[in-house]
């Protein structure tokens, strides 16, 4: 750094959920068979399928994405490549278009944060001041005063500088030499940078060579500009059937209860219509959507690879607030203890972590005790 595995394997008994078949005693029944969680089923963060709603055309706003090529149903994913940074290396990390279209920002520290700046420091060439001053000149009181003064001193003002110190995430190229008062791309060599660029590459991009003393600083994960994509809601989507009860229509004078019949009694009704039949919106409920799919496994072929093509085989939970566990036996694994002729033998406990489907896929991210295989570097 890349993979594989993930309460060890097999068997028996009991238990739980679903489906199929059978039985007769038709039950919330019995018997048999088959199937029954994960690498992340998780977070619900992206991208799709599917479904319903919306939709003349154009624009604004808004959201997301952003090197290039390829893969894919699609993606913010994956593969390969480019570039930048880190690492001795294997390798890792990067929202990685644009900073001469415009606006904005840069805390703290610091002298100065964008067409900047001078705190310490260096110089003080140039123009002055001050001090020292060989010497020269003048005066007279003859060893003093005055004036000039080459040269010297960083002591001081103006001024020059940005090399060094110091601050910072970042200070307007780096190293060495020349040069200078001191310095500085001021000049030179090399490195870097900018411009042009044969040639190479599908492209991003690279680049022989030539030219230029060097200018154009950072942040676009701040607005913005450029390019691209985007209607919304989600299986509680949606579809089918359909009690009860309103309403409506037709018939309609009776209907219901008091154990079967008659009488009797009570209640409801004959204008506000009991009751029967039909209709009805689609609630409760049932069914569907529902799991055979961008599916899995193996082989061959194409491709550096992601991936694709062909062939063969396989079918593996389906749900309703929601089922997968327990015991025993044999074997296996490492651990501990005892014995050992060091080959083993016997006994013991253990086989764990993260976590559990609920429309379905493709990804990403996050969690995880442990086992195992490979490649490469130092």
């Nucleotide at each position: 750094u890349g993979g594989a595995c993930g309460c060890g394997a097999c068997g028996a008994u009991c238990g739980c959920g679903g489906c199929c078949g059978g039985g007769c005693a038709u039950g919330c029944c019995c018997c048999g068979g088959c199937c029954g969680a994960g690498g992340a089923a998780a977070g619900u963060c992206c991208g799709a399928g599917c479904u319903c709603c919306a939709c003349a055309g154009g624009g604004c706003a808004g959201a997301c994405c952003g090197c290039c090529a390829g893969g894919u149903a699609a993606c913010a994913c994956c593969u390969g490549g480019g570039c930048g940074c880190c690492g001795c290396a294997a390798g890792g990390c990067g929202a990685u278009g644009g900073a001469c279209a415009g606006g904005g920002c840069a805390a703290c520290a610091g002298a100065g944060a964008a067409c900047a700046g001078a705190c310490c420091g260096c110089c003080g060439a140039u123009g002055g001041u001050c001090c020292c001053g060989a010497g020269c000149g003048a005066g007279c009181g003859u060893g003093c005063u005055c004036g000039c003064g080459a040269g010297g001193g960083a002591a001081u003002c103006a001024g020059g500088c940005a090399a060094g110190g110091g601050u910072g995430a970042a200070a307007c190229g780096g190293u060495g030499g020349g040069g200078c008062a001191a310095g500085a791309g001021c000049c030179c060599a090399c490195c870097g940078c900018c411009c042009c660029g044969a040639c190479c590459g599908c492209a991003a991009g690279g680049a022989a060579g030539g030219g230029g003393g060097c200018a154009c600083g950072g942040c676009a994960a701040c607005c913005c500009c450029c390019g691209g994509u985007c209607g919304g809601a989600g299986c509680a989507a949606g579809g089918u059937c359909a009690a009860g009860c309103a309403g409506c229509g037709a018939c309609g004078a009776g209907g219901u209860g008091c154990g079967g019949c008659c009488c009797g009694c009570a209640c409801c009704g004959u204008u506000c219509g009991a009751g029967u039949c039909g209709u009805g919106g689609g609630u409760a409920g049932a069914c569907u959507g529902c799991u055979g799919g961008a599916g899995g496994u193996g082989g061959c072929c194409g491709g550096u690879g992601a991936c694709g093509g062909c062939c063969a085989c396989c079918c593996a939970a389906g749900a309703g607030a929601g089922a997968u566990g327990a015991u025993c036996g044999u074997c296996c694994g490492g651990c501990c203890c005892a014995c050992u002729u060091c080959g083993g033998u016997g006994g013991g406990a253990c086989g764990a972590a993260c976590a559990g489907g609920a429309c379905u896929c493709g990804g990403c991210u996050u969690a995880c005790g442990g086992u195992u295989c490979g490649a490469c570097c130092c």
Overview: RNAcentral holds the sequence, with entries from MGnify. Predicted 3D model of a 378-nucleotide RNA (Bacterial RNase P class A) from a soil metagenome. The coordinates come from a structure-prediction model, not an experiment, and the mean pLDDT is 78. Its Rfam family is "Bacterial RNase P class A". It is annotated as a ribozyme.